[in-house]
Context: one part of a larger RNA
RNA sequence: CUGGGCGUAAAGCGCGCGUAGGCGGGCCGUUAAGUCGGGGGUGAAAUCCCGGGGCUCAACCCCGGAACUGCCCUCGAUACUGGCGGCCUAGAGACCGGGAGAGGUGAGUGGAAUGCCGAGUGUAGAGGUGAAAUUCGUAGAUAUUCGGCGGAACACCAGUGGCGAAGGCGGCUCACUGGCCCGGUUCUGACGCUGAGGUGCGAAAGCGUGGGGAGCAAACAGGAUUAGAUACCCUGGUAGUCCACGCCGUAAACGCUGAGUGCUAGACGUCGGCAGGCAUGCCUGUCGGUGUCGCAGCUAACGCAUUAAGCACUCCGCCUGGGAAGUACGGGCCGCAAGGCUAAAACUC
Numbered sequence: 001c002u003g004g005g006c007g008u009a010a011a012g013c014g015c016g017c018g019u020a021g022g023c024g025g026g027c028c029g030u031u032a033a034g035u036c037g038g039g040g041g042u043g044a045a046a047u048c049c050c051g052g053g054g055c056u057c058a059a060c061c062c063c064g065g066a067a068c069u070g071c072c073c074u075c076g077a078u079a080c081u082g083g084c085g086g087c088c089u090a091g092a093g094a095c096c097g098g099g100a101g102a103g104g105u106g107a108g109u110g111g112a113a114u115g116c117c118g119a120g121u122g123u124a125g126a127g128g129u130g131a132a133a134u135u136c137g138u139a140g141a142u143a144u145u146c147g148g149c150g151g152a153a154c155a156c157c158a159g160u161g162g163c164g165a166a167g168g169c170g171g172c173u174c175a176c177u178g179g180c181c182c183g184g185u186u187c188u189g190a191c192g193c194u195g196a197g198g199u200g201c202g203a204a205a206g207c208g209u210g211g212g213g214a215g216c217a218a219a220c221a222g223g224a225u226u227a228g229a230u231a232c233c234c235u236g237g238u239a240g241u242c243c244a245c246g247c248c249g250u251a252a253a254c255g256c257u258g259a260g261u262g263c264u265a266g267a268c269g270u271c272g273g274c275a276g277g278c279a280u281g282c283c284u285g286u287c288g289g290u291g292u293c294g295c296a297g298c299u300a301a302c303g304c305a306u307u308a309a310g311c312a313c314u315c316c317g318c319c320u321g322g323g324a325a326g327u328a329c330g331g332g333c334c335g336c337a338a339g340g341c342u343a344a345a346a347c348u349c
Stems, first nucleotide, its partner, number of pairs: 003320004007302002012316001014201004021194003025088007033081002035077008049065006091191001092188003095184005103177007110154001115149007125136002162169002206247006215241002220236004258315006266293013297304002321349003331342004
């Protein structure tokens, strides 16, 4: 390279938007670039192949043929692909009317709980554990009542429930704002799919500057346990966790399953909408989500199975024995740093 693959064996980029490119619905006309056919030119010789011949054979050499799978010119063909023109509505989008939702951003606000402060009652313990101790408490703790301050998170509702491209999103109210679904079928008329580069978003931890700090809690200290105990348990406790702005760009970023479209038995649950039926809270049908089971088919098996891992097509990414190694390099790019991305080899089995 060809091939074969990517749920669990190596392999789907964490996720969007989108450039180039690749691919692309129905009908008619035109063109004849791709494609196909005829003819012509060229495709040096040697080499390869076939036939014949010469050195005693062979290697080697000589003669003839074929071939040189290619390129160019010309005459045609027009199904398919492409170009151009016209038309269409089944793809896509717009419009109108409804609907659900922890989708996002900002501002405000509520109650419970923990902690602290002040005051009252009250007295000897409290706390903690397997048992203890460190710790707190007669300078009045724990418990209890009232008042105040402050920060963080939102019990019940709550659900294989909902929303979002992913990360993720949960008290309540308001403002601004993205997407989605259903019904109507009024409009545009292929406007589409994918997407190398690029660009944006991206949990937690971490970093910079400034704030904040109730609880929790790496590090750290002490108490226990133990042969030891740089742990598990306990008492404390600083970064951090929170906010603003700016970085970082990783993850078991997982459905370990890229995106899009069409096709291929069903059954049951659940969420949102629509239509119909009525015995008004159920039934039937249908569209869109989300689950469980299951046929065909697939799979090494496990399992998947209209939310495919089935049957096909388009586009992208990725894999190619294990270790060394997701490492090295006065490598390249990025970062304040931590480090990230890209990514070997010797050697070894």
The part of an RNA shown here (small-subunit ribosomal RNA, central domain) has 349 nucleotides and comes from an uncultured organism. The prediction has a mean pLDDT of 91. RNAcentral holds the full RNA, with entries from ENA, Greengenes and SILVA. It matches the Rfam family "Bacterial small subunit ribosomal RNA". Rfam links the family to the GO terms structural constituent of ribosome and ribosome.